[in-house]
RNA sequence: GCUGCAGUAGCUCAGCGGCAGAGCACUUCCUUGGUAAGGAAGAGGCCAUGGGUUCAAGCCCCAUCUGCAGCUCCA
Numbered sequence: 001g002c003u004g005c006a007g008u009a010g011c012u013c014a015g016c017g018g019c020a021g022a023g024c025a026c027u028u029c030c031u032u033g034g035u036a037a038g039g040a041a042g043a044g045g046c047c048a049u050g051g052g053u054u055c056a057a058g059c060c061c062c063a064u065c066u067g068c069a070g071c072u073c074c075a
Stems, first nucleotide, its partner, number of pairs: 001071007010024004018055001026042005048064005
């Protein structure tokens, strides 16, 4: 340099055009003699960035950035 995959909540991930979600973690409450476990409720998001398409984009297209893997060239 080229190709592919990935980027969504603090962490691990789902969601692939029409109201952004799950588990764990966190907060509060219930339960317990108490802790853990369990139950209930809640908070938490510029969907990597910028454009484009569309009535409508986390999702489609283009470019860019970051990470991982592979390939190639020079030394």

This is a predicted structure of a 75-nucleotide RNA (transfer RNA) from Candidatus Kuenenia stuttgartensis. The sequence was found in a public genome assembly. NCBI's taxonomy places the organism under Bacteria, Pseudomonadati, Planctomycetota, Candidatus Brocadiia, Candidatus Kuenenia. The prediction has a mean pLDDT of 81. It matches the Rfam family "tRNA". Gene Ontology term of the family: triplet codon-amino acid adaptor activity.